Annotation:
Transfer RNA from an uncultured Chloroflexota bacterium, 75 nucleotides, folded computationally.
């Protein structure tokens, strides 16, 4: 240097182009002597940038930027 795959809250993860899912951490409360577990609630996303297609884009197209893998090249 090519070529492929990935890129979603603090982690993980889903989502047929149509209000971004659940889980686990987290906050309150309830229960208990306390704590854990358990139980009911609740907050917290520029979905990696920038641009493009569309009435509408996490998703499609483009270029880029990170991680991976695989193959090259130099030493």
């Nucleotide at each position: 240097u090519g070529g492929c795959g990935c890129g979603u809250g603090g982690c993980c993860u889903a989502a047929c182009g149509g209000u971004a899912u659940g889980g686990c951490a987290c906050c309150u409360g309830a229960u208990u002597c306390u704590g854990g577990a358990u139980c009911a609630g609740g907050g917290g996303g520029u979905u990696c940038u920038a641009g493009g297609u569309u009435c509408g884009a996490a998703u499609c197209c483009u270029a880029g930027c990170g991680c991976g893998c695989c193959a090259g090249c130099c030493a």

It was read from a public genome assembly. Its Rfam family is "tRNA". Its family is annotated with triplet codon-amino acid adaptor activity in the Gene Ontology. By type it is a transfer RNA.